[in-house]
About this RNA
A computed fold for a 263-nucleotide part of an RNA from an uncultured candidate division WWE3 bacterium, annotated as large-subunit ribosomal RNA, domain VI. Model confidence (mean pLDDT): 83 of 100.
Context: one part of a larger RNA
RNA sequence: CGUGAAUGCUUUGAGGGGGCUCAUUCCUAGUACGAGAGGACCGGAAUGACUAUACCUCUGGUGUACCAGUUGUCCUGCCAAGGGCAUCGCUGGGUAUCUACGUAUAGACUUGAUAAGUGCUGAAAGCAUCUAAGCACGAAGCAAACCCCAAGAUUAAAGCGAUCCGCGCAAGCGGACACAACUCCUAGGAGACUACUAGGUUGAUAGGCCAUAGGUGUAAGCACAGCAAUGUGUUCAGCCGAGUGGUACUAAUGUUUGUGCAU
Repeated sequence: CGUGAAUGCUUUGAGGGGGCUCAUUCCUAGUACGAGAGGACCGGAAUGACUAUACCUCUGGUGUACCAGUUGUCCUGCCAAGGGCAUCGCUGGGUAUCUACGUAUAGACUUGAUAAGUGCUGAAAGCAUCUAAGCACGAAGCAAACCCCAAGAUUAAAGCGAUCCGCGCAAGCGGACACAACUCCUAGGAGACUACUAGGUUGAUAGGCCAUAGGUGUAAGCACAGCAAUGUGUUCAGCCGAGUGGUACUAAUGUUUGUGCAU
C1' cells in the first nucleotide's frame, strides 16, 4: 500500500516448515534348523544413546545494592558500634531470575500409491510365460497421519458485530453519540531499537507501605558469670534485592485522529 466500513474477537486451511533415528537386554526359545559347535525368522516387552521442545517442583550452578564471619588500614573525638578501600578484600551460605549436570514430553500406531522383487489368471506363440488386456502383494523411501506457521491464498476466504440530528435540489457540509486507534505516561510474561504484552483514577501498572514465603543464623543495647579473652539471657533474634497476597500514599497528566457502508 492492497483486501476487508474502521476496528476487534473466533475460525477454515491453499501452501510452507519441522520430525521420521539407532542400540542393548529379556520373553517366545536354547525352540525351528543343525552330527555337533552353534543358533534364528515372525511376534511381544524393558532399558538406554542421540536429537528436539518446554520448564525450574527436585538436584546443582549463578546470584557485584541479601545475611553472617574475618584480616590489614583509614575515618566517624575516644570505648562500643559502624562506614570506606584492599579482585565483590577474603571466607561460609543464599531468594527471585537465567540455567544443566536437573525434570517432563516426543521422535507412536496406522492408511494410500509405489521401487527392486514375489505372484494369480493369461494370450501373442495349441506349449511355456508375473504382462501384452486384467488382478494381488511388496521398503527406514514417497503422500497422509503427528507438531508449528499460515488469507499478499491479489482466487486477498468464513462467522459475530455496526447511527441519529440540522442545512442543502443534489453532491455534500456541520453537530451529537458510539466504537476504536495513534501519540504520551506507569511497567514487564516482551525486548538492541521497533514490535509485543499488562495497565492508565470506572485504576493494583510500577514505586512506597502492611502482612507473609524464603535467605542468613540468634542483632544492638542492657543484665548476669568470669581477672580477662569470652560466654549466657533477653532472642528461632535482628536484618533482608528481585517472590506471593493486600493497600490509592506517590506516579500513570494531557492532547489528537479515524470509522459508522450498502439494501
It matches the Rfam family "Bacterial large subunit ribosomal RNA". It was read from a public genome assembly.